Predicted 3D model of a 410-nucleotide RNA (Bacterial RNase P class A) from an Anaerolineales bacterium.
Model confidence (mean pLDDT): 77 of 100.
It was read from a public genome assembly, where an Rfam model found it.
The model forms 93% of the base pairs in the Rfam consensus.

């Protein structure tokens, strides 16, 4: 010096004129004048509490709302600090979830898929028995035989007594080879039983992984090392938890942001809560014979009254209107102290809207900042309503500080 990350503040100052809410002085009651007058979110009205009224014997059910450990706090669904399990980033750092061994119980899981939680599994494989089917083979055997024989018999020839010889027919004996069925075996098929859940294949997700043994094939079925999960021990921490290390069955799946079960906490309503005073007008009592008009006074008159009561006086609730809640309060500064913090604690200081249909506004100098060569020109989101703590949303433009990457330089 870029980029980025975290945590924090500031949201122009200063004056003047008019004009508006509040408080005060003075007033000849007509005025006159001083001082004060929006936020960091005043907003959304989402949580927590004060403060009010109203309900409530006490318990249960029921709804509800929170739910990892510790710490703050008047309390929170808020905040500090941490823990465990993930997702992003090169890092600084940022972000999600987290009570429940999910064998208390019920429920759920789209499509695909044989099968999705039942000890379940097939239209895939693998094995093994039983049946059948086509093939090869094995050795026997029925039948078929070639081929050499013996015996009879006919005819032919040769010898003339038996005889010898050639062909031909029976008859038999040997028999190389051929060789159905049947049977065994071996392959290769189909069914049917049974075993396996290892193989391929579906899924977000299929009951642990590698490797060696095992076996009909095969599986934690056995061993070894891993992962996991349970119940010891031991060490650190208050604690969630972390290291370590032994021992079991070998694997008991997911989802509670689905019912549900635990553990805490929670009655409702809201300042238009409430409280004070309170005309008028009607209304009760309790006295009551008289009240109004006719221009002053008496007289007369007229109305209206005298059981349907004028007038007077008195009371209750309380309507308009007043006041009040309502501005000294879990205030604010600031200094020290505890504590990683969050936040307490001590002291000194100081009071900074307060209306009720609801003021807080308009214009204009000077400075400051920003753009712009300069005239000049900007300047966010927003507007209190009993009050307090949060969260969340808006928010132009600036600042301080820590860290992290990356380049250049010395």
């Nucleotide at each position: 010096c870029a980029a980025g990350u975290g945590a924090g503040c500031c949201g122009g100052g200063u004056g003047a004129u008019c004009g508006c809410g509040g408080c005060g002085u003075c007033u000849u009651c007509g005025g006159a004048u001083g001082c004060u007058g929006a936020g960091g979110a005043a907003a959304g009205u989402c949580c927590g509490c004060u403060c009010u009224c109203c309900a409530c014997a006490g318990a249960g059910c029921g709804c509800g709302a929170u739910g990892c450990u510790g710490g703050g706090u008047a309390a929170c669904g808020c905040c500090c600090a941490g823990a465990g399990c993930g997702a992003g980033g090169u890092g600084a750092c940022u972000u999600g979830c987290u009570g429940g061994u999910a064998u208390a119980g019920g429920g759920c899981a789209a499509c695909a898929g044989a099968g999705a939680a039942g000890c379940g599994u097939a239209u895939u494989a693998c094995u093994a028995g039983c049946a059948g089917a086509u093939g090869g083979c094995a050795g026997a055997u029925a039948g078929c035989a070639a081929a050499u024989g013996g015996c009879a018999g006919a005819u032919g020839g040769c010898a003339c007594u038996u005889g010898c010889u050639a062909u031909c027919u029976g008859c038999u004996a040997u028999a190389a080879g051929c060789g159905a069925u049947a049977u065994g075996c071996c392959a290769u098929u189909u069914g049917c039983u049974a075993g396996u859940g290892a193989g391929g294949g579906u899924g977000a997700a299929a009951c642990g992984g590698u490797g060696c043994g095992g076996u009909a094939a095969g599986a934690g079925c056995g061993c070894a090392c891993c992962a996991g999960c349970g119940c010891g021990c031991g060490c650190g921490g208050u604690g969630a938890c972390g290291c370590g290390u032994g021992c079991g069955g070998c694997u008991a799946g997911g989802c509670a942001a689905c019912c549900c079960c635990c553990a805490u906490c929670g009655g409702g309503a809201g300042c238009a809560a409430g409280g004070u005073c309170g005309a008028a007008c009607a209304g009760a009592g309790u006295c009551g014979a008289g009240a109004u008009g006719c221009g002053g006074c008496u007289c007369g008159c007229a109305u209206c009254g005298u059981u349907u009561g004028a007038g007077a006086c008195u009371c209750g609730g309380g309507u308009a209107g007043a006041c009040u809640g309502c501005a000294c309060g879990a205030g604010u500064u600031g200094a020290u102290c505890a504590g990683u913090a969050a936040u307490g604690a001590u002291c000194a200081a100081u009071c900074g809207a307060g209306a009720g249909a609801g003021a807080u506004g308009a214009u204009c100098g000077c400075c400051a900042c920003u753009c712009g060569c300069a005239a000049g020109a900007g300047g966010a989101c927003a507007g209190a309503a009993a009050g307090c703590g949060g969260c969340u949303u808006a928010u132009a433009g600036g600042c301080u500080c820590g860290c992290u990457u990356g380049a250049a330089c010395a």